[in-house]
Formats: sequence, structure tokens, C1' cells
RNA sequence: UCCCGAUAAAGGCAAAACCACCGAAAGGUGGUGACGCAAAACCAUGGGUCUAAGGGGGAAGGCAGUGGGCCUUCGACUUUCCUGCCCCCCUAUGAUUGCCAGGUUGCCGCG
Repeated sequence: UCCCGAUAAAGGCAAAACCACCGAAAGGUGGUGACGCAAAACCAUGGGUCUAAGGGGGAAGGCAGUGGGCCUUCGACUUUCCUGCCCCCCUAUGAUUGCCAGGUUGCCGCG
């Protein structure tokens, strides 16, 4: 220096859950807490996965409208008129490095 990783030493990190805050959500941050981890340190670059605010689409249906139509009018009717919402589908520019790969750095030494 490289590889490798011990029921070693010294130290480190902290899953789930709960609480608070941030976020549309996925998720994040802090506290408590330890399932685990030799890179569970750092980087969303590639793949995977999660979410879908915004954007796009939708057979049927429901609701709303100071919209349209219709009836002589009040006021009703009309969703085989329009727009929006509900509902469903697609989509990352949002996440995840404790899913994998890649890159960068790094403690110890039975070997």
C1' cells in the first nucleotide's frame, strides 16, 4: 500500500415504535429508543422502489355553477350542452444511499 474481516480493543451510527415540527404525499429533521451496521460516512450519477402537488387523459355515474338550453312567468327542468369537483388511470421536476450498482473519503488489525 492492496485485499480481507475476529464472539478483539477503542470509539461511532441507529431500524421499528412513540412525541414534536416541516411537507400535498412519499418522506425528512429533532427527542426518546436499539433492530441491526466495517462504511448504516459522503454524492440521487445508473437501475429499482415509493409518492403524485402540478400536468395530461377518462366508459358510466354523482354533485355544484351569478354558465348554456328550455318553459309565458314565478320557479322548476336538463349531467344525450359546457366548466369545475368527486372517482379512476398515466406522469417526477418530489423522495429513498438502512434496495442494488458506481464514485469519493475513512477507524482498528486475529490475518
c-di-GMP-I riboswitch aptamer, 111 nucleotides, folded computationally. The sequence was found by an Rfam model in a public genome assembly.